[in-house]
Large-subunit ribosomal RNA, domain V from Heterosigma akashiwo, 566 nucleotides, folded computationally. The source organism's lineage runs through Eukaryota, Ochrophyta, Raphidophyceae, Chattonellaceae and Heterosigma. Rfam family: Bacterial large subunit ribosomal RNA.
Context: one part of a larger RNA
RNA sequence: UCUGCAGCUAGACGGAAAGACCCCGUGCACCUUUACUAUACCUAAACAUUGAAGAACUCACGAUCAUGUGUAGCAUAAGUGGGAGUUGACGAUCCCUUUGCGCAAGCAAAUUGGGGAGACCAAAGUGAAAUACCACUCUUGAUCUUGAGAACUUCUCACCUCAGGACAGUGUUUAGCGGGUAGUUUGACUGGGGCGGUCGCCUCCUAAAGAGUAACGGAGGCGUACAAAGGUAGGUUUGCGUAGGUCAACAAUCUACGUGUAAGCGUAAUGGUACAAGCCUGCUUGACUGCAAGAGCGACAGCUCGAACAGGAACGAAAGUUGGUCAUAGUGAUCCGGUGAUUUUGCGUGGAAAAAUCAUCGCUCAACGAAUAAAAGGUACGCCGGGGAUAACAGGCUGAUGACUCCCUAGAGCUCCUAUCGACGGAGUCGUUUGGCACCUCGAUGUCGGCUCAUCACAUCCUGGAGCUGAAGAAGGUUCCAAGGGUUCGGCUGUUCGCCGAUUAAAGUGGUACGCGAGCUGGGUUUAGAACGUCGUGAGACAGUUUGGUCCCUAUCUACUGUGGA
Numbered sequence: 001u002c003u004g005c006a007g008c009u010a011g012a013c014g015g016a017a018a019g020a021c022c023c024c025g026u027g028c029a030c031c032u033u034u035a036c037u038a039u040a041c042c043u044a045a046a047c048a049u050u051g052a053a054g055a056a057c058u059c060a061c062g063a064u065c066a067u068g069u070g071u072a073g074c075a076u077a078a079g080u081g082g083g084a085g086u087u088g089a090c091g092a093u094c095c096c097u098u099u100g101c102g103c104a105a106g107c108a109a110a111u112u113g114g115g116g117a118g119a120c121c122a123a124a125g126u127g128a129a130a131u132a133c134c135a136c137u138c139u140u141g142a143u144c145u146u147g148a149g150a151a152c153u154u155c156u157c158a159c160c161u162c163a164g165g166a167c168a169g170u171g172u173u174u175a176g177c178g179g180g181u182a183g184u185u186u187g188a189c190u191g192g193g194g195c196g197g198u199c200g201c202c203u204c205c206u207a208a209a210g211a212g213u214a215a216c217g218g219a220g221g222c223g224u225a226c227a228a229a230g231g232u233a234g235g236u237u238u239g240c241g242u243a244g245g246u247c248a249a250c251a252a253u254c255u256a257c258g259u260g261u262a263a264g265c266g267u268a269a270u271g272g273u274a275c276a277a278g279c280c281u282g283c284u285u286g287a288c289u290g291c292a293a294g295a296g297c298g299a300c301a302g303c304u305c306g307a308a309c310a311g312g313a314a315c316g317a318a319a320g321u322u323g324g325u326c327a328u329a330g331u332g333a334u335c336c337g338g339u340g341a342u343u344u345u346g347c348g349u350g351g352a353a354a355a356a357u358c359a360u361c362g363c364u365c366a367a368c369g370a371a372u373a374a375a376a377g378g379u380a381c382g383c384c385g386g387g388g389a390u391a392a393c394a395g396g397c398u399g400a401u402g403a404c405u406c407c408c409u410a411g412a413g414c415u416c417c418u419a420u421c422g423a424c425g426g427a428g429u430c431g432u433u434u435g436g437c438a439c440c441u442c443g444a445u446g447u448c449g450g451c452u453c454a455u456c457a458c459a460u461c462c463u464g465g466a467g468c469u470g471a472a473g474a475a476g477g478u479u480c481c482a483a484g485g486g487u488u489c490g491g492c493u494g495u496u497c498g499c500c501g502a503u504u505a506a507a508g509u510g511g512u513a514c515g516c517g518a519g520c521u522g523g524g525u526u527u528a529g530a531a532c533g534u535c536g537u538g539a540g541a542c543a544g545u546u547u548g549g550u551c552c553c554u555a556u557c558u559a560c561u562g563u564g565g566a
Base pairs, nucleotide, nucleotide: 001566002565003564004563005562006561007560010558011557012556014553015552022387023386024385025384027383028382029379030378031377032376035184036183037182038181039180042176043175044174045173046172047171048170049169051155052154053153054152057149058148059147060146062144063143064142065141066140068138078137079136080135081134082133085120086119087118094114095113097110098109099108100107101106187199188198189197196216200222201221202220203219204218205217223368224266225325226324230284231283232282233281234280235279236278238262239259240258241257242256243255244254264273265272267330269328270327271326288311289310290309294305295304296303297302300369313322314321315320336362337361338360339359340358341357342356344355345354394441395439396437397436398435400434402430403429404428405427406426407425411421412420448523449521450520451519453515454512455511456510457509458508461486462485463484464481465480466479467478468477469476488502489501490500491499492498529547530546531545532544533542534541535540
């Protein structure tokens, strides 16, 4: 070196299972509820099934009969019209009695009776004249017929008896209730996701001297205002500083000089602006109608600028200017619906309904290019499809943080920076902490601690050798060299760590996938059961607690150990 056998599991990101954690999907399932929308059940009402009789009540039409008092006035005058008479021996006015109404004055009626010839009205008083008489009405009431209504009582149907009985039950419709049941929804961005924040528009910077340009980059505004703060014609100049004047003093006002945009322009910022777009005054409504050549921006939708023309206006002597405001924010597509107008259409014809056209109104549709008119949660019982496009472990990059070293000495050290310590600062090294990034791995790289077995670094705990010392000796402090060897046993806790006990020369610091689960364990974390506290209406949840809880692999290759052969 080649080739066996027996072993051992460090590696082959070993095998097994398209990761269960995490995220994503306009995926699924089940569960919850004061999510949304339905719905069974239940409740109530109406109508039908549903018939008979009765008494009282209410209402309406009709008929008959009554009823009606402000004051003045003989007096209880409902209204209007006609009207000069009406009534009485077929016994009136009146007296006795009774009843009804009543404002207590009377009014009306009835009857056994008495009685025996007038009574009422036209004239005076009243806004209105006779219930003397007739007709039609009103208010209030009585009676009757018919109709309706709400409630009530009673009856009944079948072979007999008892009980019930037009209720109940059932059907249809309407309303209420309704996680009992069902179908669904429950946004996106995001240095993983959640929590928080944000989502449209305007201004500036980032933006790299055309335009445009991102971030959970840095700063701010908007969801309007104004009938003048619009149009036009004319006039005018601000702000700040200094000095002076006025005045008892200050302020305001005024004058001169200097500066020059610093003022003002409803409002944020930017650009613009004094020839003004700022300020003042007069007159006004162009904050017009119909249009539009041509441009700029934008994927589109759409947004912006706009000369000229026609009509009829405002201001100005005129030339001219005016289709809102110095400009850039002050906003919302489509559908659906409302209102007004119109020489439009009108389902055989004429109308109407309905539509069309023009104008206009109704959306924190603000998740602001708006999925619906209408929508929240749980899952550790979970499932599927995917992702290392994206988190938790480990690795990688980085090295803020951390550990260590060095520089500078102000100072402490009685004196003296550096025996020892060293503020404020500065420069590095390492890759052991906590992080940042999200680069391999989600068709799986098993995670804390312990056990076993280790191996390396040296920034050395002991042992060894030195320098300095604020080293007398002994014992120390600090620094340099040094990794050969060594570096304990127990109690508590799942613990690493830590505290404690007893020793030791010493009980080192780190790396090795926080070494080592195809070597062991499984106490912790991190499934399904159950409970407490807290939170939640609830399903359930909790780097809160508690108890319980399946750890698979016969070794092909490399490596290694032992032992053969050539």